Record summary:
Model confidence (mean pLDDT): 80 of 100. Glycine riboswitch aptamer from a Gammaproteobacteria bacterium, 95 nucleotides, folded computationally. Taxonomically the source falls in Gammaproteobacteria (Bacteria, Pseudomonadati, Pseudomonadota). It was read from a public genome assembly, where an Rfam model found it. Of the family's consensus pairs, 85% are formed in the model.
RNA sequence: CGGGUCGACUCUGGAGAGCGGUGCCUGGUGCAUCCACCGACGGGGCAGAGGGCUGCGAAGCUCUUAAACUCUCAGGUUUCUGGACAGAGGGGCGG
Numbered sequence: 001c002g003g004g005u006c007g008a009c010u011c012u013g014g015a016g017a018g019c020g021g022u023g024c025c026u027g028g029u030g031c032a033u034c035c036a037c038c039g040a041c042g043g044g045g046c047a048g049a050g051g052g053c054u055g056c057g058a059a060g061c062u063c064u065u066a067a068a069c070u071c072u073c074a075g076g077u078u079u080c081u082g083g084a085c086a087g088a089g090g091g092g093c094g095g
Stems, first nucleotide, its partner, number of pairs: 009089005018035001020034005025028001036077003042073001043071003048065007
């Protein structure tokens, strides 16, 4: 100096589940609470492999470690919003 990767940002796509009951007032995309649900913000958990210790050995104990799996703490359940993940982007002209 140039390029790539990662992250952030911008645009686009983007699933699921009650338009639930009750109460309150500041009457709203509101708050609280109850029941029923969802998993693709976040978060917790687990296999195998590997490490350590004990043991003649078999094996046992323990540590590290994955997800879109699983659990639903949190979050969410008309629209809006959010949303894992994916695609694209960083410009041109004039002064």